[in-house]
Parts: sequence; C1' cells; structure tokens
RNA sequence: GCGCUGGUGGUCCAGUGGUAAGACGCAACCUUGCCAAGGUUGUAACCCGGGUUCGAAUCCCGGCCGGCGCA
Repeated sequence: GCGCUGGUGGUCCAGUGGUAAGACGCAACCUUGCCAAGGUUGUAACCCGGGUUCGAAUCCCGGCCGGCGCA
C1' cells in the first nucleotide's frame, strides 16, 4: 500500500430498513439477626462526517481505531 473483518451503556454481547434485546455491573427497595445468595424496579449505549430513504445501528461513500491475510 491492497483485501477481508469488527467498532452498540461501565464491561461482554444480540439486533441485516420501522419502539435498540440480554448478561454482568451500579442504585433503590423486598428478603435476612448480619453478610452472601435470591426477587422487584430503575440506571445508562449505536466510532466520526456525508449520502440514499417517509424512516438508517442496519444500505452506500469517505475518515478514524482494532484484528487477520497478501505484498
């Protein structure tokens, strides 16, 4: 330099055009003599810029970062 692949809450990870799911974490409450475990509720996210579309995490273009391969 070229190709492929990924980027989503604090962490891990799903979502292939129409309300962003789940787990862990965190907070409150319930439970307990206390802690742990368990239960309920809440909390918080689409890498950046542009385009297509009634509508974009999703499709297209460019960029940034990580991984793999080729040279």